[in-house]
RNA sequence: GCCCGUGUGGUGUAGUCUGGAUAGCAUCAGGGCUUCCGGAGCCCUUGACCUGGGUUCAAAUCCCAGCACGGGUG
Numbered sequence: 001g002c003c004c005g006u007g008u009g010g011u012g013u014a015g016u017c018u019g020g021a022u023a024g025c026a027u028c029a030g031g032g033c034u035u036c037c038g039g040a041g042c043c044c045u046u047g048a049c050c051u052g053g054g055u056u057c058a059a060a061u062c063c064c065a066g067c068a069c070g071g072g073u074g
Base pairs, nucleotide, nucleotide: 001073002072003071004070005069006068007067010027011026012025013024020057029045030044031043032042033041050066051065052064053063054062
């Protein structure tokens, strides 16, 4: 240089193929219930689609470019 893959809350992950409902789940954090205290359990809250552009009535999802990381290759 070329090719391929990945990028979603603090962390991990589903959703992308086949566009459409308030972007789901677990965990962390904060609060509450319970308890003599703690733990466990239950309930509530905060918080995310790598960046820019395009297509579309509508984009995490499709297209293009870029960035970061990983792999392959001369």

A computed fold for a 74-nucleotide RNA from Candidatus Iainarchaeum sp., annotated as transfer RNA. RNAcentral holds the sequence, with entries from ENA. Rfam family: tRNA. The family's RNA type in Rfam is transfer RNA. Rfam's curators write: Transfer RNA (tRNA) molecules are approximately 80 nucleotides in length.